A computed fold for a 506-nucleotide part of an RNA from a freshwater metagenome, annotated as small-subunit ribosomal RNA, 5' domain. The coordinates come from a structure-prediction model, not an experiment, and the mean pLDDT is 82. The full RNA is in RNAcentral, with records from SILVA.
[in-house]
Context: one part of a larger RNA
RNA sequence: GGAUGAACGCUGGCGGUAUGCUUAACACAUGCAAGUCGUACGGGUUAGAGCAAUCUAAUCUAGUGGCGGACGGGUGCGUAACACGUAAGAACCUACCUUUUGGAGGGGGAUAACAUUGGGAAACUGAUGCUAAUACCCCGUAAUACUGAGGAGUUAAAAGCGGUUUUAUCUAAAUUAUAUAGAAAGACACGCGCCAAGAGAGGGGCUUGCGGCUGAUUAGCUAGUUGGGGAGGUAAUGGCUUCCCAAGGCCACGAUCAGUAGCUGGUCUGAGAGGACGAUCAGCCACACUGGGACUGAGACACGGCCCAGACUCCUACGGGAGGCAGCAGUGAGGAAUUUUCCACAAUGGGCGAAAGCCUGAUGGAGCAAUCCCGCGUGGAGGAAGAAGGCCUGCGGGUCGUAAACUCCUUUUCUCAGAGAAGAAAUUUUGACGGUAUCUGAGGAAUAAGCUCCGGCUAACCAUGUGCCAGCAGCCGCGGUAAUACAUGGGGAGCAAGCGUUAUCC
Numbered sequence: 001g002g003a004u005g006a007a008c009g010c011u012g013g014c015g016g017u018a019u020g021c022u023u024a025a026c027a028c029a030u031g032c033a034a035g036u037c038g039u040a041c042g043g044g045u046u047a048g049a050g051c052a053a054u055c056u057a058a059u060c061u062a063g064u065g066g067c068g069g070a071c072g073g074g075u076g077c078g079u080a081a082c083a084c085g086u087a088a089g090a091a092c093c094u095a096c097c098u099u100u101u102g103g104a105g106g107g108g109g110a111u112a113a114c115a116u117u118g119g120g121a122a123a124c125u126g127a128u129g130c131u132a133a134u135a136c137c138c139c140g141u142a143a144u145a146c147u148g149a150g151g152a153g154u155u156a157a158a159a160g161c162g163g164u165u166u167u168a169u170c171u172a173a174a175u176u177a178u179a180u181a182g183a184a185a186g187a188c189a190c191g192c193g194c195c196a197a198g199a200g201a202g203g204g205g206c207u208u209g210c211g212g213c214u215g216a217u218u219a220g221c222u223a224g225u226u227g228g229g230g231a232g233g234u235a236a237u238g239g240c241u242u243c244c245c246a247a248g249g250c251c252a253c254g255a256u257c258a259g260u261a262g263c264u265g266g267u268c269u270g271a272g273a274g275g276a277c278g279a280u281c282a283g284c285c286a287c288a289c290u291g292g293g294a295c296u297g298a299g300a301c302a303c304g305g306c307c308c309a310g311a312c313u314c315c316u317a318c319g320g321g322a323g324g325c326a327g328c329a330g331u332g333a334g335g336a337a338u339u340u341u342c343c344a345c346a347a348u349g350g351g352c353g354a355a356a357g358c359c360u361g362a363u364g365g366a367g368c369a370a371u372c373c374c375g376c377g378u379g380g381a382g383g384a385a386g387a388a389g390g391c392c393u394g395c396g397g398g399u400c401g402u403a404a405a406c407u408c409c410u411u412u413u414c415u416c417a418g419a420g421a422a423g424a425a426a427u428u429u430u431g432a433c434g435g436u437a438u439c440u441g442a443g444g445a446a447u448a449a450g451c452u453c454c455g456g457c458u459a460a461c462c463a464u465g466u467g468c469c470a471g472c473a474g475c476c477g478c479g480g481u482a483a484u485a486c487a488u489g490g491g492g493a494g495c496a497a498g499c500g501u502u503a504u505c506c
Stems, first nucleotide, its partner, number of pairs: 001506004006502005013376004018371001019369002021334001026332003030329003035067003040064002043060007074287003084211006092204003097200007105139004114129006145154003160192003163188004169183004213259003220250003225247008262284004266277004289310005312323004340366001342365003348362001349360004379409004389400004414443006423433001450495005455476003461490005471478002
């Protein structure tokens, strides 16, 4: 000199843009942050039709079922590791999406909801009975799939939902052979789905070479350890696991141990080489009260799922239960220190749905903070041999100083009034932001300057007070009676909505 997620002191007009718990991965009140589908299913309520059975329409969604809760969002505890970066590899998986080929036949038994009835303070839970499905099961069919040397064997599904269409059939009221309305059945692979197999895209798992911290006041480490055979296990390779066999494997090119640490793209600095760092944004990893475990699923060993143990908090009828903000706000605590318990799904994106749509603290916005960067303003021109006043003085004057007053002008800002977007993709409709940005008019210099320094380094000097005192100080050093170094006043220098100090890095 530059830099910062900064803090502190004094001061503070506006706009744009970005950023905002670096500390206790400390504890959390309250609200919200993941639902959706009635075109999968039974059911409830209301209205209408009907003697009734039942049908139609609207509406509801607790339950069954499907898809999604593995994404998105947070944090950096752990991790010195194939975790990350980069370059390769072979023994793998992949829901939704795209594409190709073929199929989609026939049956069955349950169960929740519900009803009845128990237990319990509650959380919740038992029994009996009824019922549906795109829930579940069986049979058939089977290749380009799988197994096998081969003969051969094995493996599937939901004519489900919606739509369209026709009239052999039935019903109704007319009529007597025809038209109308409805029901039911059939047909159509038309839409959405279903099954098997292949390909693709995107995603993921695994292996390896190389690369990136410190310590030798850590020198030896290792028995599933290193390799092989058999078996098991996995989507898949492999001591991944197990039995047997061999005795290997790593290490001064630093093993092991200990300390520290998420890694990277990058950021800061520097002419560069380097050094330091890893906030925001992006990629990967790890974690979700602490430890362990699996279940479901295409995918998890799962932040707002389950089970067990532990600590803590809460409820309790003392028998037993409930909870997990390192999501968004917010609270306490810690700390030098870090924001609103806001608005909206209008846009972008995501989940579900045929769609309408619903959900979305992702996101888009607003609020707060001079926290950073950038821009603008706090007026412009004229105006005295120079007011008043302050300070200094050699008492003549000098200086603040064209500075002020005063005259003319302007209106960026400001206040008021009027108009008023783009952002909407999609002919119609749809804007949280927002009556915002912006434009026009009116008013009036009006609403707006501080901070630090002035001995040398280092730009800028006098007076008074003090008297090694009070104090200053980054270094050298000032102060003991003329202090340009302390304090105050005047003057000056620098930067400026900031200025200075502290901390840290180069």